RNA sequence: CUUAUCAUGAGCGGCUGAGGGAACAGACCCAUAGAAGCCCGGCAACCUGACAAUUUUCUGUUGAUGGUGCUAAAUUCUGCGGAUUUUCCGGAAGAUGAG
Numbered sequence: 001c002u003u004a005u006c007a008u009g010a011g012c013g014g015c016u017g018a019g020g021g022a023a024c025a026g027a028c029c030c031a032u033a034g035a036a037g038c039c040c041g042g043c044a045a046c047c048u049g050a051c052a053a054u055u056u057u058c059u060g061u062u063g064a065u066g067g068u069g070c071u072a073a074a075u076u077c078u079g080c081g082g083a084u085u086u087u088c089c090g091g092a093a094g095a096u097g098a099g
Stems, first nucleotide, its partner, number of pairs: 001099006011040001013039003019030003024079004041071003046067002048063005075093001080090004
């Protein structure tokens, strides 16, 4: 840079000990009844195995040894644009996978 996904799901565990929710601004939250981090456990099914249909690479079902990922709240919400404006749609930015 391209592309797909981002309202599902996942701990009453161990170590540790004060912050955390990407950055900026605002809001709202989580946290000594234990944050972040690490380990273990778990979830999920992007890569991946099998099968089926399709017939040219798209779809469905199923599995979970391995590589990632994830494991409060929609990507916590808003920020930009539009609309039929208690809201909805899209974009930007970001995260993750594959290339």